[in-house]
């Protein structure tokens, strides 16, 4: 200097003019209520309107609605079956399919990254085509012994051969070599054999047993056995663990309004058992009314420091309060600057993805760009 890998931060800035929303507060106007029988005045409280001041006001994903919860309701959140979910080990967390660390396998020179990662001797099923044969799985080519027949051959050359080589046929042996395929009766080498083969041996692989280390997944070592079992469970299935339902349009409360008729036992996914209620309740058809308030933002909250931990994260202390709208606010314009691109310059162009609606923890996806840190590889120079 170049090329990468991982983690993190920001999400244009400043000023001016005008305009929005909540909250708090000041002032004014009108009304209600209380204080006492009535009126008036004062005081307190409350409603509406007008004017002013102050603080605050869309996100890293607010998107997807894919997971997990908090919270609310269903008397039982009781039991069981079915269903659904997860799937190496250990931690973290309110919880999770998330995060961290490790193990095994794979990709990469490497930093790193990926894994739908329990079980194939519980059972069933599938492996197209090709191939002889695709798991109780074999002989297409080839090699070898024997028998019969033929004949002077086989071969580039060197050479082999005459009771023989060679060619053809048949019985038998073979699974080492070749072929097919994603995958073919463990792999490599040596010996042995008529030719071969774990047939034997060495090493590796695999099974069994034992030991050592580790919390564990696993790793290593030793002995022993020639050694029976390919792949797929993102096939059905088996095993272990988890799992009630519905959802802020949940739910609570005030107001408004009304016309009935029919059926039956009902009770928040399905089925069974239990239990509770049962002149009420539920369901269906039809008519009518439908506005306000709460829930509603102080949180498994954020920032800093410190301690523990490899880390995720947790403890302690201090500080901070940062939308709560409801047809739905958080904006528009101007100027200067920033960043990126083009240009010799003047200057011109661009400045993304996107928008709270009960809240939070994750994951996935979109995105103009800028910055910081660590690590890896290559080249060059000293």
């Nucleotide at each position: 200097g170049g090329a990468g890998u991982u983690g993190g931060u920001c999400a244009g800035a400043c000023g001016g003019u005008c305009g929005c929303g909540u909250a708090u507060u000041c002032g004014g106007a009108a009304g209600g209520c209380a204080u006492c029988c009535a009126a008036g005045c004062u005081u307190g409280u409350u409603u509406u309107c007008c004017g002013g001041a102050u603080c605050c006001g869309a996100g890293g994903a607010a998107c997807g609605u894919c997971c997990g919860g908090a919270c609310u309701c269903c008397a039982c959140a009781g039991g069981g079956c079915a269903g659904g979910g997860u799937g190496c080990u250990g931690g973290g967390u309110a919880a999770c399919a998330c995060c961290c660390a490790g193990g095994c396998g794979g990709a990469g020179c490497g930093a790193u990254c990926c894994g739908a990662c329990g079980g194939a001797a519980a059972g069933u099923g599938c492996c197209a085509c090709a191939g002889a044969a695709a798991a109780u799985a074999a002989a297409c080519c080839g090699c070898c012994u024997c028998a019969c027949a033929g004949a002077c051959g086989c071969c580039c050359g060197c050479g082999c051969g005459a009771c023989g080589a060679c060619u053809g046929u048949g019985c038998g042996g073979u699974a080492a070599g070749g072929g097919u395929g994603a995958a073919a009766a463990g792999g490599u080498g040596c010996g042995g054999u008529a030719a071969g083969a774990g047939c034997g041996c060495a090493c590796c692989g695999c099974g069994u047993u034992g030991g050592u280390g580790g919390u564990a997944a696993c790793a290593c070592c030793a002995a022993u056995g020639g050694c029976a079992a390919g792949g797929c469970a993102a096939a059905c299935c088996c095993c272990a663990c988890c799992u009630g339902g519905a959802g802020c349009a949940a739910g609570g409360u005030c107001a408004a309004g009304c016309a009935g008729g029919g059926a039956u036992g009902u009770g928040u996914g399905g089925c069974c058992c239990g239990c509770a209620c049962u002149u009420a309740a539920u369901c269906c058809c039809g008519g009518g009314u439908a506005g306000g308030c709460c829930g509603c933002u102080u949180g498994a909250g954020c920032u800093c420091a410190u301690c523990g931990g490899c880390a995720a994260c947790g403890g302690u202390g201090a500080g901070c309060c940062u939308a709560g709208a409801u047809a739905g606010a958080u904006g528009a314009c101007c100027g200067u600057c920033g960043c990126g691109g083009a240009g010799a310059a003047a200057u011109c162009c661009g400045u993304a993805c996107a928008g709270a609606a009960u809240c939070c923890g994750g994951c996935g996806u979109a995105u103009c760009g800028a910055c910081c840190a660590a690590c890896u590889c290559c080249c060059u120079u000293u």
About this RNA:
Bacterial RNase P class A from a Pseudomonadota bacterium, 382 nucleotides, folded computationally. Its mean pLDDT, the model's own confidence on a scale to 100, is 77. NCBI's taxonomy places the organism under Bacteria, Pseudomonadati, Pseudomonadota. The sequence is in RNAcentral, with records from ENA. Its Rfam family is "Bacterial RNase P class A". It is annotated as a ribozyme. Its family is annotated with tRNA processing, ribonuclease P activity and dimeric ribonuclease P complex in the Gene Ontology. A source record names the gene rnpB.